[in-house]
RNA sequence: CGCGGGGUGGAGCAGCCGGUAGCUCGUCGGGCUCAUAAUCCGAAGGUUGGGGGUUCGAGUCCCCCCCCCGCAACCA
Repeated sequence: CGCGGGGUGGAGCAGCCGGUAGCUCGUCGGGCUCAUAAUCCGAAGGUUGGGGGUUCGAGUCCCCCCCCCGCAACCA
């Protein structure tokens, strides 16, 4: 340098038919309990790796770049 997969709240992941982002865990507040755990209710937290383009509208399509994983190649 080549090929493929991936980057989305604190963590792990969905969203692929382009229509404005959801699930589980965690965190915080409350209920229950003598208390803790479990369980129940509620809330906060994301401008979707960066930039540009297409579009009325982009996590989603196109281009460039960055990062991670794997394969191939190369090397001693």
A computed fold for a 76-nucleotide RNA from a sheep gut metagenome, annotated as transfer RNA. The sequence is in RNAcentral, with records from MGnify. Rfam family: tRNA. By type it is a transfer RNA.